[in-house]
RNA sequence: UCCGGAGUAGCUCAAUGGUAGAGCACGCGACUGUUAAUCGUGUGGUUGUAGGUUCGAGUCCUACCUCCGGAGCCA
Numbered sequence: 001u002c003c004g005g006a007g008u009a010g011c012u013c014a015a016u017g018g019u020a021g022a023g024c025a026c027g028c029g030a031c032u033g034u035u036a037a038u039c040g041u042g043u044g045g046u047u048g049u050a051g052g053u054u055c056g057a058g059u060c061c062u063a064c065c066u067c068c069g070g071a072g073c074c075a
Stems, first nucleotide, its partner, number of pairs: 001071007010024004018055001026042005048064005
C1' cells in the first nucleotide's frame, strides 16, 4: 500500500429498506424462617464518525476512524 471481515443497550448477539429486540447483568415486586434458585415487571440506544440515495436506512452507496485476518513492498 492492497483485499476481506467486524463495529447495535453495561456484556454477548439478533433485526426481508417499513415500531431497534433477545439473553445475561441491574432496579422493583411475588414466592420464604432467611439466602439462593424460580417467576413477573421495569430501566437502559447519537446502531463507530461524516455525507449520499430513498416516501422511509441498523440494512444500500461514498469517504474516514478503530479492531481482526490475509497479501504485497523493502532488505